[in-house]
Molecule: transfer RNA
Organism: Anaerolineales bacterium
RNA sequence: UCCUCGGUAGCUCAACCGGCAGAGCAAUCGGCUGUUAACCGAUGGGUUCCAGGUUCGAAUCCUGGCCGAGGAG
Repeated sequence: UCCUCGGUAGCUCAACCGGCAGAGCAAUCGGCUGUUAACCGAUGGGUUCCAGGUUCGAAUCCUGGCCGAGGAG
């Protein structure tokens, strides 16, 4: 320098084909229990890495950049 894959909640990851962004764990509150743990229920938490473009509409498509992993030279 070039190629491929990835970047989404505090963490691990879904959302394939453009149509209201979700799950588990964690956190907070409550229930249960003599208490804790476990278990059950509820709640909060997002500028989808950044900047443009396409579109009625973008996490998703296109361009450029940044970061991480792998490969080629």